[in-house]
Predicted 3D model of a 376-nucleotide RNA (Bacterial RNase P class A) from a Dermatophilaceae bacterium.
It is recorded under the gene name rnpB.
Its Rfam family is "Bacterial RNase P class A". From the family's description: Ribonuclease P (RNase P) is a ubiquitous endoribonuclease, found in archaea, bacteria and eukarya as well as chloroplasts and mitochondria. Rfam classes the family as a ribozyme.
Its mean pLDDT, the model's own confidence on a scale to 100, is 76.
NCBI's taxonomy places the organism under Bacteria, Bacillati, Actinomycetota, Actinomycetes, Dermatophilaceae.
RNA sequence: UGAGUCGGCCAGGCGGUCGCGUCGGCCGCGCCUUUGGGUGCGGCCGCCGAGGAACGUCCGGGCUCCACAGGGCAGGGUGGUGGCUAACGGCCACCCGGGGUGACCCGCGGGACAGUGCCACAGAAAGCAGACCGCCCGCGAACCACCGACCACGGUCGGCAGGCGCGGGUAAGGGUGAAACGGUGGUGUAAGAGACCACCAGCGCCCCAGGUGACUGGGGCGGCUAGGUAAACCCCACCCGGAGCAAGACCAGACAGCACGCGUUCGAGGGCGGCCCGCCCGAGCGUGCGGGUAGGUCGCUAGAGGUGCGCGGCAACGCGCACCCGAGAUGGAUGAUCGCCCACGACAGAACCCGGCGUAUCGGCCGACUCAUCCC
Repeated sequence: UGAGUCGGCCAGGCGGUCGCGUCGGCCGCGCCUUUGGGUGCGGCCGCCGAGGAACGUCCGGGCUCCACAGGGCAGGGUGGUGGCUAACGGCCACCCGGGGUGACCCGCGGGACAGUGCCACAGAAAGCAGACCGCCCGCGAACCACCGACCACGGUCGGCAGGCGCGGGUAAGGGUGAAACGGUGGUGUAAGAGACCACCAGCGCCCCAGGUGACUGGGGCGGCUAGGUAAACCCCACCCGGAGCAAGACCAGACAGCACGCGUUCGAGGGCGGCCCGCCCGAGCGUGCGGGUAGGUCGCUAGAGGUGCGCGGCAACGCGCACCCGAGAUGGAUGAUCGCCCACGACAGAACCCGGCGUAUCGGCCGACUCAUCCC
C1' cells in the first nucleotide's frame, strides 16, 4: 500500500418562533371547609419529554390474581461437555465435525444392534435386496454361421456348439442413482466371491496414559463389514400449573324486575391446566325477555439500573467502593417552521418492568488481528 476477519461507538449539530404532554410555581373564577387548607377549570412562567433497535412478540424471569397448588395419564419444551445467570431455547470456554493459506467462520451436535414406518426419479434390484448387459457351467439342436462327405449343381446327409433355446452359478466388470452390502493387491476358482491371505479404513470389547468432563493418544483381541432418515413415530435424560397491567386493588355511582327449568346434605353449580382419581367451596344456577352504570385513584416506573476504579476468574460473570440516573400518557404528548454549518441525514416510535434472541437500518468513526507485496 492492497485485500480481509473480529469487536466497539455515533445516529445530523447550533440558534429563533409557534404548538403538544406530565410535573412544579403564580394569578383569576367556581365548589367544599373544622378558616389551616383541599379541589376543579382557565391563563402565564419554568423544568423535562423515545430507541439501538422503543419493532416482531419468538424465549426466559419479576410482579399480580386464581385455594400457602395433590396423585396418575396425556401434552409441550430442551438435547456435545463444563461453567455463568433470577431464569432461558441466552452468554462464555472447551470438545467433535465441516469450510478458509490465515485472522476466523458455520453446525436444528443424545439414541438407527428396543421396535415400527419411509427412501421420490432413474434403475434388473433400495434392506437381511438384486441376474438387465456381461462372465462361467450343464443339457439341447428347429434356424443362421462354420467344417466334412455326396451330388443330377437345384440341394441332401453328418458333425460342431459361435449366434440361439432351456436350466443353473456368479455381486469381480458395465450401466442407474444421493446411496448398490468395505478399499488395494494376491491366492483360489468353471467363472467368481472376506471363500482365504497381507496392508489399510471402519465397528465392537478390554487395558494403559492425560483431562472435572465431552474427548484425545497408544496397545491388544474379535467376528470379518454393519446404508440413510428421529425438525417420522418412538426410546432415554432433564425441565414445565394457568391467565395476564383490560393482571389486580380501592373509591364513587346506575338499575327493576318477570317467565320457565334444575337444585338446597338423594346437593344443582363452581374451582383445582386437558382427562381421570381425589379434594375443596357450596345455595343458588341456567335460558329467554326487559332495564342500567361504564367515572376517578393506585398499580406506574430507582431497577436482577448504568459508569469508573480495585479484586477474583481465560471468559461469560461475581464481589467491594465511589459517582450518576429529570417519558409515564389513557382519545393516548415529543411536532411544525425559519436561519447558519456539514460528511446532506437511514430504519423506525414508549403503553407494567427487566434479561435475551431475531429482523430493519443513510452514512461515518475507533481499536485489535490476518494474508500478500514493497522499503529499511